[in-house]
RNA sequence: AGAGUUUGAUCCUGGCUCAGAGCGAACGCUGGCGGCGCGCUUAACACACGCAAGUCGAGCGAGAAAGCACCCUUCGGGGUGUGAGUAAAGCGGCGGACGGGUGAGUAACACGUGGGUAACCAACCCUUCAGCGGGGGAUAACGUCUCGAAAGGGGCGCUAAUACCGCAUACGCUUCCUUAGUUUAGUUUCUUUGGAAGGAAAGGCUUCGGCCACUGAGGGACGGGCUCGCGGCCCAUUAGCUUGUAGGUGGGGUAAUGGCCUACCUAGGCUACGAUGGGUAGCUGGUCUGAGAGGAUGAUCAGUCACACCGGCACUGGAACACGGGCCGGACUCCUACGGGAGGCAGCAGUGAGGAAUAUUGGACAAUGGGCGAAAGCCCGAUCCAGCGACGCCGCGUGGGUGAAGAAGGCCUUCGGGUUGUAAAGCCCUGUCAGAGGGGACGAAAUUUGACGGUACCCUCAGAGGAAGCACUGGCUAACUCCGUGCCAGCAGCCGCGGUAAUACGGAGAGUGCGAGCGUUGCUCGGAAUAACUGGGCGUAAAGGGCACGUAGGCGGCUUGGUAAGUUGGAUGUGAAAUCCCAUGGCUCAACUGUGGAACUGCAUUCAAAACUGCCUGGCUAGAGUACGGAAGAGGAAGGCGGAAUUCCCAGUGUAGGGGUGAAAUCCGUAGAUAUUGGGAAGAACACCAGUGGCGAAGGCGGCCUUCUGGUACGAUACUGACGCUGAGGUGCGAAAGCGUGGGGAGCAAACAGGAUUAGAGACCCUGGUAGUCCACGCCGUAGACGUUCUCUGCUUGGUGCUGCGGAUAUUCAAAUCUGCAGUGCCGGAGUUAACGCAUUAAGCAGAGCGCCUGGGGACUACGGCCGCAAGGCUAAAACUCAAAGGAAUUGACGGGGGCCCGCACAAGCGGUGGAGUAUGUGGUUUAAUUCGAAGCAACGCGAAAAAACCUUACCCGGGUUAGAAACCAUGGCUGUACCUUCGCUAGAGAUAGUGUUGGGACUUCGGUCAAGCCAUGGCAGGUGCUGCAUGGCUGUCGUCAGCUCGUGCCGUGAGGUGUUGGGUUAAGUCCCGCAACGAGCGCAACCCCUACCUGUUGUUGCCAGCAUUAAGUUGGGCACUCUACAGGGACUGUCGGUGUAAUACCGGAGGAAGGUGGGGACGACGUCAAGUCAUCAUGGCCCUUAUGUCCGGGGCUACACACGUACUACAAUGGGUGGUACAAAGGGAAGCGAACCUGCGAGGGGGAGCAAAUCCCAAAAAGCCAUCCUCAGUUCGGAUUGGAGUCUGCAACUCGACUCCAUGAAGUUGGAAUCGCUAGUAAUCGUGGAUCAGCAUGCCACGGUGAAUACGUUCCCGGGCCUUGUACACACCGCCCGUCACACCACGGGAGUUGACUGCACCAGAAGACGUUGGGCUAACCACAAGGAGGCAGGCGUCUAAGGUGUGGUUGAUGACUGGGGUGAAGUCGUAACAAGGUA
Repeated sequence: AGAGUUUGAUCCUGGCUCAGAGCGAACGCUGGCGGCGCGCUUAACACACGCAAGUCGAGCGAGAAAGCACCCUUCGGGGUGUGAGUAAAGCGGCGGACGGGUGAGUAACACGUGGGUAACCAACCCUUCAGCGGGGGAUAACGUCUCGAAAGGGGCGCUAAUACCGCAUACGCUUCCUUAGUUUAGUUUCUUUGGAAGGAAAGGCUUCGGCCACUGAGGGACGGGCUCGCGGCCCAUUAGCUUGUAGGUGGGGUAAUGGCCUACCUAGGCUACGAUGGGUAGCUGGUCUGAGAGGAUGAUCAGUCACACCGGCACUGGAACACGGGCCGGACUCCUACGGGAGGCAGCAGUGAGGAAUAUUGGACAAUGGGCGAAAGCCCGAUCCAGCGACGCCGCGUGGGUGAAGAAGGCCUUCGGGUUGUAAAGCCCUGUCAGAGGGGACGAAAUUUGACGGUACCCUCAGAGGAAGCACUGGCUAACUCCGUGCCAGCAGCCGCGGUAAUACGGAGAGUGCGAGCGUUGCUCGGAAUAACUGGGCGUAAAGGGCACGUAGGCGGCUUGGUAAGUUGGAUGUGAAAUCCCAUGGCUCAACUGUGGAACUGCAUUCAAAACUGCCUGGCUAGAGUACGGAAGAGGAAGGCGGAAUUCCCAGUGUAGGGGUGAAAUCCGUAGAUAUUGGGAAGAACACCAGUGGCGAAGGCGGCCUUCUGGUACGAUACUGACGCUGAGGUGCGAAAGCGUGGGGAGCAAACAGGAUUAGAGACCCUGGUAGUCCACGCCGUAGACGUUCUCUGCUUGGUGCUGCGGAUAUUCAAAUCUGCAGUGCCGGAGUUAACGCAUUAAGCAGAGCGCCUGGGGACUACGGCCGCAAGGCUAAAACUCAAAGGAAUUGACGGGGGCCCGCACAAGCGGUGGAGUAUGUGGUUUAAUUCGAAGCAACGCGAAAAAACCUUACCCGGGUUAGAAACCAUGGCUGUACCUUCGCUAGAGAUAGUGUUGGGACUUCGGUCAAGCCAUGGCAGGUGCUGCAUGGCUGUCGUCAGCUCGUGCCGUGAGGUGUUGGGUUAAGUCCCGCAACGAGCGCAACCCCUACCUGUUGUUGCCAGCAUUAAGUUGGGCACUCUACAGGGACUGUCGGUGUAAUACCGGAGGAAGGUGGGGACGACGUCAAGUCAUCAUGGCCCUUAUGUCCGGGGCUACACACGUACUACAAUGGGUGGUACAAAGGGAAGCGAACCUGCGAGGGGGAGCAAAUCCCAAAAAGCCAUCCUCAGUUCGGAUUGGAGUCUGCAACUCGACUCCAUGAAGUUGGAAUCGCUAGUAAUCGUGGAUCAGCAUGCCACGGUGAAUACGUUCCCGGGCCUUGUACACACCGCCCGUCACACCACGGGAGUUGACUGCACCAGAAGACGUUGGGCUAACCACAAGGAGGCAGGCGUCUAAGGUGUGGUUGAUGACUGGGGUGAAGUCGUAACAAGGUA
């Protein structure tokens, strides 16, 4: 410090997620030791039991018992002493207000920080001054009587004090009066003079020295009360709150100020700088995180506050409204004799409950500290220790060295090996921890005193022995293989893995990380600049308010003087300790801890400065404004006027249509329309001018005239003197539609109706048509109210238009040129921007103010509030859900977008298919099996199908076989004529089984051994079994379409672009020109083959011009010709003319066998279709192994209601039959082609010449030509089908071959919708050959013969290429995607209501208590002088008041039949709204 994730890729925006650190944690797996810390975060839920606050006899009175000893005894017991002035209880004093716990309440002067107290208190402690005289009356304990179950009382009687009460004395105390100073806003404070009144006390011990108490007063210390400034949570969907309220006066109350309380008076006080209300919460030092600023948090430790079962109340006291005190009310628990009582662990342990979860009913007062005491001492669950818990931090260990045969085993493997791995074993050592034995502290000061503890520590001993796990290994993120599984089981923090080869699931091996721990979960900060102070944004990503005026607020021109609030500097005080940081010590180190320092960024006081801001004051004119002049304008309001058009009405002319559409129809018209002429009515809108022209703040404004009225620019002077800018709330304006009332209504036109279209058409189109549109008044207050760009001000290169006003030059005018200001456009520079773009009218550079944004959906929503007549508007969430949603640009693809251009693509033609019969393939069906594959074009006369009767053959049935039909090896056994071979026989359908027979290896020591073979076992063979979506190879297709790329450079943040686009041209990215490109590669073309012409060479098997010869190139001869087959030539837009850009090229011509690629072939760029093939072959993985292998016989692949494809033959006369006759090319031939000749009607048979072939054979070419018959018919067309007879091949033609002959003679008379091929030696037509093959083509491949028609042209259909445009597509339009409905689940809103919680107001009632009051009860201290009084107690009454009750509101939660929309879900239904002109933008 960043990373992953939106896309085909890119940049940006933006969310989600991860890596870090932390925790009072919990959970899972695991667990050796020690030190230091920490340990109910939940139910402030309820608590059994024990302990947690007592102490003082040196304040006081009183005072046991058991036991022991002795004595007496009636033997029941009694007495004395001791126990003992002890225990227990009581009066009294001090302490129970500290210490300890908890965080419920509290948003507050509760806390923090700094001040004030001239408005205060202060027991115990220290210090100073002074004092402590003399009296009195009670009361508990106790005794006795008595009530009660108890807890607890009651009556009577006795008694003491440092308990209580007068009196005396008294200062510098208190109050009042008074004097003079001081201080202050002030008789407010302090000091001071004099006077008056008032107020104290207690003793105890003593060694008699004193000590400790006590009283009044002053001072100090510690601690506290009250008060003020400032600071620290959320909600405005809480906007108004308040009557003791704000202030005053008198009184009361308090230690003390104060509405703290009360009476009266005034009517105030708080609040947008957030009152009031609601929610949440103890606060702080600190802690965690962070670079910091911040954010989160408030366990342990420390400060402080609040609370003590819940609520209220006071008493005592220095201090409490009191955790282990009291009273009352309430709930709960317990006891009870039912009458009544008792209790309060949020002290320490402990229990239950709750919970994911948090410890022992331990030891000691030894230390520290506290209370009491004169002290000894007593008490202390404060505290110090121990126990439990890996809860955290820190330290240590689980061994060290050596050790290669790189052991065994495991795992992997390409079978060679690799890895685990020096790891182990083995050998040599050590002794931490734990264990045993011995010694043994510090903590203790000052005689005593140690819980911890026989602990730490030290010494000795034995022995590698007792001590390693957890998570992870697809990317982020360090670490990879095998097996299992097969979208299953499962994983997952995000992206995402898993559908048969999973580094992602589970296991194993190996590895990586950390280590007595490791992971997971939860939470916090970080990363997140993702709330932006540091440090973000708002044209299109979320985001500028519709516009203006203006309040508060914020900000504000030049200058003089002053001030010192802000600001800056210094000093002082404070900022507790601990923590953090630095230094240095102590525990062996560390954690932990001691000491010192720094720091605590803050607050306050004070001194100083005066630049800037503020404030006060004086001035200025550049901002702003006012006056004057002429000017432009659809600026606004009101009134009036005008013409054109539409419609309607009247009248004329006139006749059959009109209207409307893609085409129609509804509709109008013979009752006279449309058209046309004249007249009239009414309403609305103002053509041309008209213009990126004008005006206005925006919305918006358009005929002409008049009146009223707002604003603006320009020009020249004068005046005011900062009067300014922005603007939360607020107010006004605000298109269209809509609403209310009343008018008006020509045209247009939601709704509605009809006609069309359509699968439907609730639409688009057409015919009608009502609200409305118009006017007046009043509402509404929203728009894509947009420049998607808030207002104002300043600054920053240019070019060119338009509008308004002015100046200059020149000018008769008009026009023109230059120029200033204001406005309004376009193009572009710097700069800026994610890019697009913006660019003096900024989206540039700055300043001021306001508004707004913070992932998508839910949601322009719900609820609440405000506004509205309503419609609705403004404000505005959450649950839930997703990992994206989005912007700009890029490359493609696509478009019922555009442009250009090709192709038998259409058109123009010729011939077909689709109809018939047959053949063949496919589907389907059938079957025991009808083996398998191929599936739009690009499966279907397709597959190795260039030959299924058996075989093939993979399928079915049946019969065999199991190391196998064929291969290699190992081990054991056997034979060593086993096995092979020749010829047989038997059984069988055969495979096979059985049985004879002929021949047969090497060596030998003759025992045998080896080769070879057999049997058994084990490795294995075998598989047309699966996966073409694991693959290689091969192939199809787009497409023989003209494209596809690269290097360097340049442009762009980048994807990418450029080049390859553009202008021409071509069959072509072919070539030329231009150009930030210059070159290059794969394709195109050419090079290769065939063919057309020529030349050379070769002349046999070929040829024959001339010579000879023959029936015949038969032979001699020859190689000129044809031909053969090798090498060359030839054609290149080379040449001429024209066109054209001095180009490429095109058009025409000449020459030429051939002319613009001459014709044909081979040749197929980058890639696409998970295209086809595991059944050609090869191959990974999986599966079968007496079977899914293998052998044999038979059957099947040949089935047949039917459907489709491809062909053949036809339907006839351009034909058919018969006879005669002519001309090819290219092939094939030895298990072959097979001549002549003979024979059969024929298929064929016999025959066997010739030929391994330019020699021989297949071999007849056919159409054609000549002649003849048939004459338009189901025929002399057509040949299917069937019967009979044959031939050939073959082991065998039944299922199931081909051919021949005789007979039979079906459909069919040119084929619906639709559809195919072909542009020249082509289509059409005619025959020939070959492969396969024993035999079997209408198929396939090849060959030649005869030989056309047509192409105007590119609008349309299909396919393709280039450029451009749009896009929400990228699996790429067979794309994407919307809404209803149906189903399931989820959360939410409404809802008759129901039920809780909190709370306001009114009223009732009113415990305890406090205060007030009262007289008719009672009454020790004092006064009285004997009546009583003062005072007190109890009672009564009143006021206040908790719980409670009643009524009525508010807020909030739960729940509710039903209901509403929303979200999610696998391929559900209906349509097609959006994205392309998305088919109506």